[in-house]
Molecule: c-di-GMP-I riboswitch aptamer
Organism: Geobacteraceae bacterium
RNA sequence: GCCUGACAAAGGUAAACCACCCGAAAGGGUGGGACGCAAAGCCGCUGGUCUAACUCCCGGGAAACCGGGAUAUGACAGCAGGGCUGCCGGG
Numbered sequence: 001g002c003c004u005g006a007c008a009a010a011g012g013u014a015a016a017c018c019a020c021c022c023g024a025a026a027g028g029g030u031g032g033g034a035c036g037c038a039a040a041g042c043c044g045c046u047g048g049u050c051u052a053a054c055u056c057c058c059g060g061g062a063a064a065c066c067g068g069g070a071u072a073u074g075a076c077a078g079c080a081g082g083g084c085u086g087c088c089g090g091g
Stems, first nucleotide, its partner, number of pairs: 002091004012037002017032006035078001041084003045081003048076003055070006
C1' cells in the first nucleotide's frame, strides 16, 4: 500500500420512543433512551424515497378561504451507488 473482519482489545456511534426547540411539512437540533452499525465518519455527485410552502391547474365560494391534482428551489448520508478520511486485528 492492497484485500479482508472474528470467538479479539480499546473505543465510537445511536434506531424506535419521550421532553423541549426550529420548520408549512418532510425533517432537523438539544437532552434522555438503545434497535442496531466495521465506516450507521464526512460529502446531496448519481439513482431512489419523503414533503409541498411558493407557483400552476381543477372544483366550491360574493370574497376571504376550503378541498383535490401537479411540481423542489426543501429534506433523507441508518435506501443503494460513488468520492474523501479513519481505529485495531488477520492475510